[in-house]
Context: one part of a larger RNA
C1' cells in the first nucleotide's frame, strides 16, 4: 500500500426549552416501614421542595411596599391568569464531557556496576639515549674563582613496544558495530596507567569549565504517583431522505488565526390584513458630481500702473526726479482647490397615496453558525492615476453553483441544476475542417494587419473639408534667357551675388536678387529666384476621420485552439440555423397554499384522494421523517422435509436497505409492537492483525 476488525458528543446531578402523560376543590413525596407472586409489584411516609403575595438591606408591613418629615412623586408589585410531578428530546452548567497528540510542572522513591571526581589499597610501564647536581683526582691561586679528566644518575628530559588517548583520512552509513575498521598520529617516571573495595545524586551531585557527565537519557537522570495536567492550536469524528439556509460585518476585549452581545440563518408561538419590496404620483430636506469664482476662503501665469514702503542712482542740503531690483497693493486677461462656493443636478434617502404583490414584516422564545474573505464593475483614500497591492463605499459572482461560452482558466459573458424522455425554442457565443450551424448585398484593408505594444516618423491607402495656382496654360520635365551701374560701401593681403558688417538703391527688360546653393587663393565656372517656349490638366498646401506600415531584442520548438484562411480578416445591413441542467412539451416524485370529497374528532383540528397554484443548487448551519445493527418485553410464528452465516443471482424500494431462488453450512432463528443502547467508519502521519 491494500483488506479485515478495533476507533470519537456518553454518563450523573442542576437548571432551562419544547413535547407527553397524571393530578389541578393546588401537585409532589424523601429516607424509612409494612405487604408481596421478590433485581419487580403494591400501600403507608406529607418531613421536605414548588406554587398560592409582594416590597424592603433589614426591623418590619402588606395588594401593596421601598425611599421620604411628606408627596398628587419615582422604583418594584398588585389590579390582568395554573400550576406540579414524571418521562422523551434541544442547549447550558458542574464534573476528563467528542476523540487522540504536546513540551512541561509537582510528589515519593531508584540508580555512580557505564561516567566525572575524591579516598583507602595493591598493580603495570620491553628495549635504547641524552648525562644535572653532588663526590674524587689533576691542574690553577696568596686563598679563591676557574678549568680539565673521571665517578654519579637527575629529568611534568629524548626516540620507541606493551599500555593509555584518538591527530588526518578512506571505508562503514537498513554498518560486522546505536560511534566500528584499516593506514596514518599523540602520551608512553607522570598532572601516568589500571584492579578492587568506598564516597557523595536530581534544581541536586560532580566538574584543569565542555552545560561536560550522573546506565545507548542530560539546560536538570530513571520509575510510579497526581493524571484522562492543561492545549484560544493541529489532526479526526461512521447511515438515508425531505424543508430552509448563512457570516467573513459593528462594539468591547493583555484582543487582533480565541471571545462576548449586536447583525445575518433555523424551529415554534402570536400578531393575522396593511407591513416588507416594487412601479407611478405628491411633498420634502441636502451641498456630492458639475460648474462657478468682481460671491467668499486660498492657489496661481502674463500684462499694465509708480498707488505704499524699502533697496539703488541722480542730487551740496532741502524738495524732488529716475530704476530691466524688492514686498504689498490696483486695474486688465487667463487659469487652479479634499479640508473654497454665488450656484448647483443625476442618484439616493425620507414621508403620504394608488396600484402590483400575497407573509416577504413585526415581538416573543429553542437552536445555530459566522468574526482568515476572494475577484469583477463603479466612486474614493494609500501606493509611483505601480501590483494577482492596500483601505473603505455602492452592485455583481464566487466563497456555498452545476450546466454553456471565453482552446485549457473559483470570482468574467450567459444561465440558477426536482426527477425521467432517442422531442422542440431559445441566451451569451457562434455557423470552412477538426467541429453542431450561413446564405446575400454595400464598404475598407494587402500588412497573414487579423493573431497583442508606446513616443515619434513615412509622397501606405479610402473618405471628407480649408486654401492657393491653373485653357489669359498652372505643376513636373526638356529648350532658352538669367543682363547693366557693379569688383556697392565697408572690411581685408585678397572680400568681384555667395568670411563678416552696413545699406539693399538704379537702369535695360519677357524676366533677372547688390543675390538660393556648389565652386575659387580671389576671380572664373555650375545651379536656384525670375522670365520666355514647349508639353496639355490638373497641381500643391494644409484639416479631420477609416484602414494598414515602421517603430518590435531573450533565454529548450514553433503555432491564430490547430489546420488552414485575403477571407474564412474589419465595418455596416439584411437573413436562416446551431447552441444550455434556460424555455416550452409529455410522464412521475415530493414541499407550502387553496378548493372540493370521504372518514375520524378531546370540536382546536387531524387522516387520505383529486384539481388549482407557487416551489423543490447548496458549505457552516437549524428543522423534518426513516433505514440497518445489538439486547430486553409482549405477541405471532419458522427450523435437520435443514436455523444463523457464506458465496451468486438480470427483483423491490426515492434513499438508508428489503425480499426471492439456488449453492453452501448444520442448529439456531424471524417478524410485529414498545423499550435500551458499548448503535452505522475510504481518511484522525489512527490502533490491532493478515498479505
Nucleotide at each position: 500500500a491494500c483488506c479485515g476488525g478495533c476507533g470519537a458528543g456518553u454518563u450523573a446531578c442542576u437548571g432551562u426549552a419544547u413535547g407527553u402523560u397524571g393530578c389541578a376543590g393546588g401537585g409532589u413525596u424523601a429516607a424509612g416501614c409494612c405487604c408481596u407472586u421478590c433485581a419487580g409489584g403494591g400501600g403507608c411516609g406529607c418531613a421536605g421542595c414548588c406554587a398560592c403575595a409582594g416590597c424592603g438591606a433589614a426591623a418590619g408591613c402588606g395588594a401593596g411596599u421601598g425611599c421620604g418629615a411628606a408627596a398628587u412623586g419615582c422604583g418594584c408589585g398588585a389590579c390582568a391568569g395554573u400550576g406540579u410531578a414524571a418521562c422523551a428530546u434541544g442547549c447550558a452548567g458542574u464534573a476528563g464531557a467528542c476523540c487522540c497528540g504536546a513540551a512541561a510542572c509537582c510528589a515519593c522513591g531508584u540508580g555512580a556496576u557505564c561516567u566525572a571526581c575524591g579516598c583507602a589499597u595493591g598493580g603495570c610501564c620491553a628495549g635504547g639515549u641524552c648525562g644535572a647536581a653532588a663526590c674524587g683526582c689533576c691542574u690553577g691561586u696568596a686563598a679563591a674563582a676557574g678549568g680539565g679528566c673521571g665517578u654519579g644518575g637527575a629529568g611534568g628530559a629524548c626516540c620507541g613496544a606493551a599500555c593509555c588517548c584518538g591527530u588526518c583520512u578512506a571505508c562503514g552509513u537498513u554498518g560486522a558495530a546505536a560511534a566500528g575498521u584499516g593506514g596514518u598520529g599523540g602520551g608512553a617516571u607522570g598532572a601516568g596507567c589500571u584492579g578492587u573495595g568506598c564516597g557523595g545524586a536530581g534544581g541536586a551531585g560532580u566538574a584543569a569549565a565542555a552545560g561536560u557527565c550522573u546506565a545507548a537519557u542530560c539546560a536538570a537522570a530513571c520509575g510510579u504517583g497526581g493524571a484522562g495536567a492543561c492545549a484560544g492550536c493541529u489532526g479526526g469524528u461512521u447511515c438515508u431522505c425531505c424543508c430552509c439556509g448563512a457570516a467573513a460585518u459593528a462594539g468591547c476585549u493583555u484582543u487582533a488565526g480565541g471571545g462576548c452581545u449586536a447583525g445575518c440563518c433555523u424551529c415554534g408561538u402570536g400578531u393575522c390584513a396593511c407591513g416588507a419590496u416594487g412601479u407611478c404620483a405628491u411633498g420634502g430636506g441636502g451641498g456630492u458630481a458639475g460648474a462657478g469664482c468682481c460671491a467668499c476662503u486660498g492657489a496661481a501665469u502674463g500684462a499694465a500702473u509708480a498707488g505704499a514702503g524699502g533697496g539703488a542712482g541722480c542730487c551740496u542740503c532741502c524738495a524732488g526726479c529716475u530704476u530691466a531690483c524688492c514686498u504689498c497693493g490696483u486695474u486688465c486677461a487667463a487659469u487652479c482647490a479634499a479640508a473654497c462656493u454665488c450656484c448647483g443636478a443625476a442618484u439616493a434617502c425620507c414621508a403620504u397615496g394608488a396600484c402590483a404583490g400575497c407573509a416577504a414584516g413585526c415581538a416573543c422564545g429553542g437552536g445555530a453558525g459566522u468574526c482568515a474573505g476572494a475577484c469583477c464593475g463603479u466612486g474614493g483614500g494609500g501606493g509611483a492615476c505601480a501590483a494577482g497591492c492596500u483601505u473603505c463605499a455602492c452592485g455583481g459572482u464566487c466563497a456555498a453553483g452545476a450546466g454553456g461560452g471565453a482552446a485549457a482558466c473559483a470570482g468574467c459573458c450567459c444561465a440558477g441544476a426536482u426527477c425521467g424522455c432517442c422531442a422542440g425554442c431559445u441566451a451569451a457565443g457562434g455557423u470552412c475542417c477538426c467541429a453542431g450551424a450561413u446564405a446575400u448585398c454595400c464598404g475598407c484593408u494587402c500588412a497573414g494587419u487579423g493573431g497583442u505594444a508606446a513616443a515619434g516618423g513615412a509622397a501606405g491607402u479610402g473618405a471628407u473639408g480649408a486654401c492657393g495656382c491653373u485653357g489669359a496654360g498652372a505643376c513636373a520635365g526638356c529648350c532658352a534667357g538669367g543682363a547693366u551701374g557693379u569688383u556697392g560701401g565697408c572690411u581685408u593681403a585678397g572680400a568681384a551675388g555667395c568670411a563678416g558688417c552696413c545699406a539693399c538703391c538704379a537702369u535695360u527688360u519677357a524676366a533677372a536678387a547688390a543675390g538660393u546653393g556648389c565652386g575659387u587663393a580671389a576671380c572664373a565656372g555650375c545651379u536656384u529666384a525670375c522670365u520666355g517656349g514647349u508639353c496639355g490638366a490638373g497641381c500643391g498646401u494644409u484639416g479631420u476621420c477609416g484602414c494598414g506600415c515602421c517603430g518590435a531584442a531573450a533565454a529548450u520548438g514553433a503555432u491564430c485552439g490547430g489546420g488552414g484562411c485575403u477571407a474564412a480578416g474589419c465595418g455596416g445591413a439584411u437573413u436562416a440555423c446551431c447552441g444550455a441542467a434556460g424555455c416550452u412539451g409529455c410522464g412521475g416524485a415530493u414541499g407550502g397554499u387553496u378548493g372540493c370529497a370521504g372518514c375520524c374528532u378531546g370540536c382546536g383540528g387531524g387522516c387520505u384522494g383529486c384539481a388549482g397554484c407557487c416551489g423543490u443548487g447548496g458549505u457552516a448551519g437549524g428543522g423534518g421523517a426513516g433505514c440497518g445493527u445489538u439486547g430486553u418485553a409482549u405477541g405471532u410464528u419458522g427450523g435437520g422435509u435443514g436455523a444463523a452465516g457464506g458465496g451468486a443471482g438480470a427483483c423491490g424500494g426515492u434513499g438508508a436497505c428489503g425480499a426471492c431462488u439456488c449453492c453452501u453450512g448444520g442448529a439456531c432463528g424471524a417478524c410485529a409492537u414498545a423499550c435500551a443502547a458499548g448503535a452505522g467508519c475510504u481518511a484522525a502521519u489512527g490502533c490491532c492483525g493478515g498479505u

Predicted 3D model of a 691-nucleotide part of an RNA (large-subunit ribosomal RNA, domain II) from a Planctomycetota bacterium.
It matches the Rfam family "Bacterial large subunit ribosomal RNA". Gene Ontology terms of the family: ribosome and structural constituent of ribosome.
NCBI's taxonomy places the organism under Bacteria, Pseudomonadati, Planctomycetota.